The RNA shown here (TPP riboswitch aptamer (THI element)) has 98 nucleotides and comes from Ruminobacter amylophilus. Taxonomically the source falls in Ruminobacter (Bacteria, Pseudomonadati, Gammaproteobacteria, Aeromonadales). It was read from a public genome assembly, where an Rfam model found it.

[in-house]
RNA sequence: AUACACCUGUCGGAGUGCCUUGCGGCUGAGAUCAUUUUAUGAAAUCCGUACAACCUGCCCGGGAUAAUGCCCGCGAAGGGAACAGAUAUAAUCUUCUG
Numbered sequence: 001a002u003a004c005a006c007c008u009g010u011c012g013g014a015g016u017g018c019c020u021u022g023c024g025g026c027u028g029a030g031a032u033c034a035u036u037u038u039a040u041g042a043a044a045u046c047c048g049u050a051c052a053a054c055c056u057g058c059c060c061g062g063g064a065u066a067a068u069g070c071c072c073g074c075g076a077a078g079g080g081a082a083c084a085g086a087u088a089u090a091a092u093c094u095u096c097u098g
Stems, first nucleotide, its partner, number of pairs: 001092002007085004011048004017026003032042004054079003060073004
């Protein structure tokens, strides 16, 4: 100092891959289920003003792997979904001092 953070409510946004004959395996918060079936819906998960929920670039580049956005880069890039309340001997932030 009360904007931010945390919490609550309602609303909203997003993704769902690679490998295996199969059983299953890998990474991850999440790789699920169903159907009028390749799209839609639901569940769980994450995210909501944002330095990364997620998308574009991207059928991208480098490094790994059985394979894959598996890791790094791209990325101080561009886009991207919010309002209200509550907490006060508290919590958070800023400044100064040690």